[in-house]
């Protein structure tokens, strides 16, 4: 340098163009002499900028980043 995939809570994985959910974790709480299991609840996210749409994690484009194949 060419061509190709992925970017969503702290992790991990979901969302067919219409409220962005789920396990863990994390804190609160209830149980228990304590604790640990359980149970119930809170908190927290769509790589960045454009575009298209009535309305984008989704569809389009540019970069950013990381991986993968070629010279």
């Nucleotide at each position: 340098g060419g061509g190709g995939g992925u970017g969503u809570c702290g992790u991990u994985c979901a969302a067919u163009g219409g409220u962005a959910g789920g396990a863990c974790a994390u804190u609160g709480g209830u149980c228990u002499c304590c604790a640990a299991a359980a149970c119930c609840a809170a908190u927290g996210a769509u790589g960045u900028g454009g575009g298209u749409u009535c309305g984008a994690u989704u569809c389009c484009u540019a970069c950013c980043a990381c991986c993968c194949c070629u010279g």
The prediction has a mean pLDDT of 81.
The RNA shown here (transfer RNA) has 71 nucleotides and comes from a Patescibacteria group bacterium.
Rfam family: tRNA. Rfam classes the family as a transfer RNA.
It was read from a public genome assembly.